Background
Bacterial RNase P class A from Candidatus Solincola daggyaiensis, 386 nucleotides, folded computationally. The coordinates come from a structure-prediction model, not an experiment, and the mean pLDDT is 75. NCBI's taxonomy places the organism under Bacteria, Bacillati, Actinomycetota, Candidatus Geothermincolaceae, Candidatus Solincola.

RNA sequence: GGAGUCGGCCGGGUGGUCGCGGGCGCGCUCUAGGGCGCGCGCGAGGAAAGUCCGGACUCCACAGGGCAGGGAGCUGGGUAACUCCCAGGCGGGGUGACCCGACGGAAAGUGCCACAGAAAGGGAAACCGCCCGCCGGUGACGUGAUGUAUGCGGAACGGUGGGCAAGGGUGAAAAGGUGGGGUAAGAGCCCACCAGCGGUCCCGGUGACGGGGCCGGCUUGGUAAACCCCUCCCGGAGCAAGGCCAAAUAGGAGCCGAUGCCGUGGCCCGCGGCGCUCGAGGCUCGGGUGGGCCGCUGGAGGCCGCCGGCAACGGCGGUCCUAGAUGGAUGACCACCGCCCGGUUCGCACCGGGUACAGAAUCCGGCUUACAGGCCGGCUCCCUCU
Numbered sequence: 001g002g003a004g005u006c007g008g009c010c011g012g013g014u015g016g017u018c019g020c021g022g023g024c025g026c027g028c029u030c031u032a033g034g035g036c037g038c039g040c041g042c043g044a045g046g047a048a049a050g051u052c053c054g055g056a057c058u059c060c061a062c063a064g065g066g067c068a069g070g071g072a073g074c075u076g077g078g079u080a081a082c083u084c085c086c087a088g089g090c091g092g093g094g095u096g097a098c099c100c101g102a103c104g105g106a107a108a109g110u111g112c113c114a115c116a117g118a119a120a121g122g123g124a125a126a127c128c129g130c131c132c133g134c135c136g137g138u139g140a141c142g143u144g145a146u147g148u149a150u151g152c153g154g155a156a157c158g159g160u161g162g163g164c165a166a167g168g169g170u171g172a173a174a175a176g177g178u179g180g181g182g183u184a185a186g187a188g189c190c191c192a193c194c195a196g197c198g199g200u201c202c203c204g205g206u207g208a209c210g211g212g213g214c215c216g217g218c219u220u221g222g223u224a225a226a227c228c229c230c231u232c233c234c235g236g237a238g239c240a241a242g243g244c245c246a247a248a249u250a251g252g253a254g255c256c257g258a259u260g261c262c263g264u265g266g267c268c269c270g271c272g273g274c275g276c277u278c279g280a281g282g283c284u285c286g287g288g289u290g291g292g293c294c295g296c297u298g299g300a301g302g303c304c305g306c307c308g309g310c311a312a313c314g315g316c317g318g319u320c321c322u323a324g325a326u327g328g329a330u331g332a333c334c335a336c337c338g339c340c341c342g343g344u345u346c347g348c349a350c351c352g353g354g355u356a357c358a359g360a361a362u363c364c365g366g367c368u369u370a371c372a373g374g375c376c377g378g379c380u381c382c383c384u385c386u
Stems, first nucleotide, its partner, number of pairs: 001382010012337007020043002023040007045357001049368002052366005057238004064269004069234005074088005089103001090101004104229002109227002111223003127168002129164008141153003176194006195219001197216008242294004252285005260274004301320008338355006
């Protein structure tokens, strides 16, 4: 200097003019409400988004049991909790820093693996091929003695019977690898050394796991992000939850209704409440109110420091109060500057354009998605110079 990887932060600034919402204080006014003025201070996010998880809180309320259903799936830790976060293990990718993993079970069972290939698994199969026997065949070749013939042997070739799965081919994957022995030719058939699997023992670790010794038949694909099996977890609904006040109407009409009805997803059992014609409850039609207040922001809170911990995070101390709207508040204009892009130029200056994603609605912890541009730091690799 270049490339990469991981983490953190900002995401417009300043001034002026006018205009918004809440809170607190003061003053004036007003029939109670209320209105006006002044001052102080506050006023959209890292994702406010998606509504995917988890909770706080509120209500129902045996949240009791079961089925169905849903979720999770290596180990340890963190947290209010989680399907989240941290650390580690194993597997995979990368030279590396680092990154990814839907990570229990394939000898409980059932499925699927196209095409190619002989054959895609409960041990089969033979396309090319190797070996042996038999038959045919023989122009080459060999034997026989110095020569010839006959005879014998026999390659190539064809047919047929048997043995083989070592070599080659197909494929993502073909019943372990290398070397040697053995065989008619071969094969873990046997042996040595490996890998794998099963059993057993020792060591390290909280654990997942890791390392090592011994024995052994020799050696048994993949897929569960297919159905499934195993283990663990799960009441429901949601601030339009839920309360209070005020006001108004029609104490409405009809129907069903008793081995009944209701009880916060479905079904069953249990339990509770109401009722059984003096009618519980349900259905349909119709009427009134669609106003105000609370919930509503002081929190599993923010910031700073110290301590513990590899870390996530926790403890202690100090300090701060940072929107609460309700047709829904942050805006408009002017100027200068910052940053980015382009033009021009040797360069400076100058000119022009642009300045991301995007707006709280009960709140919080995560995850996911979107984001112009900029700043800071750790680590890895490459090149060059000293």